RNA sequence: CCAGACGGCUGGGCAGUCGCUGGCGAGCUUACUCGCUGGAGGAAAGUCCGGGCUCCAUGGAAACACGGCGGUGGAUAACGUCCACCCGGCGCAAGCCGAGGGAAAGUGCCACAGAAAGUAAACCGCCCUGUCUUUUUGGAUGGGGUAAGGGUGAAAGGGUGGGGUAAGAGCCCACCGGGGCCAUGGCGACAUGGCCCGCAUGGUAAACCCCGCCGGGAGCAAGACCGAGUAGGGGGCGCGCCGUGGGCCGUUUUCAGCCCGCGCCCCGGGUGUGUCGCGUCAGGCGUGCGGUAACGCGCGUCGCAGAGGAAUGGCUGCUCAUCCUGUUUUAAACAGGGGGACAGAACCCGGCUUACAGGCCGUCUGGGCUU
RNA sequence: GCCCCCGUCGUCUAGAGGCCCAGGACGCCACCCUUUCAAGGUGGAAAUCGCGGGUUCGAAUCCCGCCGGGGGCACCA
Numbered sequence: 001c002c003a004g005a006c007g008g009c010u011g012g013g014c015a016g017u018c019g020c021u022g023g024c025g026a027g028c029u030u031a032c033u034c035g036c037u038g039g040a041g042g043a044a045a046g047u048c049c050g051g052g053c054u055c056c057a058u059g060g061a062a063a064c065a066c067g068g069c070g071g072u073g074g075a076u077a078a079c080g081u082c083c084a085c086c087c088g089g090c091g092c093a094a095g096c097c098g099a100g101g102g103a104a105a106g107u108g109c110c111a112c113a114g115a116a117a118g119u120a121a122a123c124c125g126c127c128c129u130g131u132c133u134u135u136u137u138g139g140a141u142g143g144g145g146u147a148a149g150g151g152u153g154a155a156a157g158g159g160u161g162g163g164g165u166a167a168g169a170g171c172c173c174a175c176c177g178g179g180g181c182c183a184u185g186g187c188g189a190c191a192u193g194g195c196c197c198g199c200a201u202g203g204u205a206a207a208c209c210c211c212g213c214c215g216g217g218a219g220c221a222a223g224a225c226c227g228a229g230u231a232g233g234g235g236g237c238g239c240g241c242c243g244u245g246g247g248c249c250g251u252u253u254u255c256a257g258c259c260c261g262c263g264c265c266c267c268g269g270g271u272g273u274g275u276c277g278c279g280u281c282a283g284g285c286g287u288g289c290g291g292u293a294a295c296g297c298g299c300g301u302c303g304c305a306g307a308g309g310a311a312u313g314g315c316u317g318c319u320c321a322u323c324c325u326g327u328u329u330u331a332a333a334c335a336g337g338g339g340g341a342c343a344g345a346a347c348c349c350g351g352c353u354u355a356c357a358g359g360c361c362g363u364c365u366g367g368g369c370u371u
Numbered sequence: 372g373c374c375c376c377c378g379u380c381g382u383c384u385a386g387a388g389g390c391c392c393a394g395g396a397c398g399c400c401a402c403c404c405u406u407u408c409a410a411g412g413u414g415g416a417a418a419u420c421g422c423g424g425g426u427u428c429g430a431a432u433c434c435c436g437c438c439g440g441g442g443g444c445a446c447c448a
Base pairs, nucleotide, nucleotide: 001367002366003365004364005363006362007361008360009359010358012319013318014317015316016315017314018313020039021038022037023036024035025034026033027032041342045353046352048351049350050349051348052347053219054218055217056216058256059255060254061253062252063251064250066215067214068213069212070211071085072084073083074082075081086100087098088097089096090095101210102209106208107207108204109203110202123150124149125146126145127144128143129142130141131140132139133138158176159175160174161173162172163171177199178197179196180195181194182193183192184191185190223276224275225274233267234266235265236264237263238262239261245260246259247258248257269447270446271445281303283302284301285300286299287298288297289296290295320340322338323337324336325335326334327333328332372444373443374442375441376440377439378438381397382396383395384394389428399415400414401413402412403411421437422436423435424434425433
């Protein structure tokens, strides 16, 4: 210098001016005005996971059903997230990717093609043999052997080489692959080594299923309080009439407890969005220690949007990255013009996924050149 | 803001791992019939199954992620 891998940061800046909005203070309380001060994001997005919080008239236990997750160990409030490692695949490498339990519990499926598709199978071929025919070769036909070769297929019941055989075949041998047992190392997934077994059970579980683990439901339009208003109405269904009954949020059973006019649905009526929930948090930044790391613990410091149809903006000037055009001989300089991605809080956090113009920094890998 | 559902020729739809480079109806096009039109008959075209990945030998169908569309949810008695 070229090509590439990984991680992090940024997402224009300054000034003037006109506005919007939360808080505090003042002007007489409201309205309104003035001053000070705060005012979007890394994804605020999709709403895909996990929690906090709130309600559901209730808590515990068991079973079933349903849904989700799935290498091992750890982190965490929790997770399908993250970290480290293992195994498999890709890459020369740095690295990247993996829904990565079980197919030897059972069931289902494997179209078409093909002889045969799962307790395998003889279409062609190869070999042995009988009969007929024939000029020897050969041809036709019957019986048997054979999975080495051809062909079909996504897949044909280990692979390569040698021996062996009529031809063949784990039939036998060596190596590789596979299975079992043992030893060693590791918390473990697993790895390495030794011995034994000729090999006995193809794929599919993002098909049913089995194993292990997790899960009550709804969601801030949850929910609480205040006020106004009316037809404080009507209908249907279920259970009940004060207890040997019914109900308590997937179903059933059980224990305890609680409730007794209650639940659900439909039609009709009223109000026009008040206050709280609502931002001090699993919080940000810095630093020390522990840990490979995710992260944890301690100390210091900061206070950082809170609207309610929804504020966080518009204009002007300068400037920065960058693009286009023109002039000068290239580098480059000057002049003019354009121009800043994706997007935008709505109860709040931890993640994932998706979108994103351009710029900056760091670490590493491969190659080339120079010294 | 939250929750739920759907997406297949121009339109309405069938499908539920292979029989499907996807079937049917209406519509469209051509021809026949008719003096002509309609009706009728015959034939044909028309679908990247919303998009992109994955599982499988094989995906409209199963799984994941996006995109688009539709519906519901205020309070009081």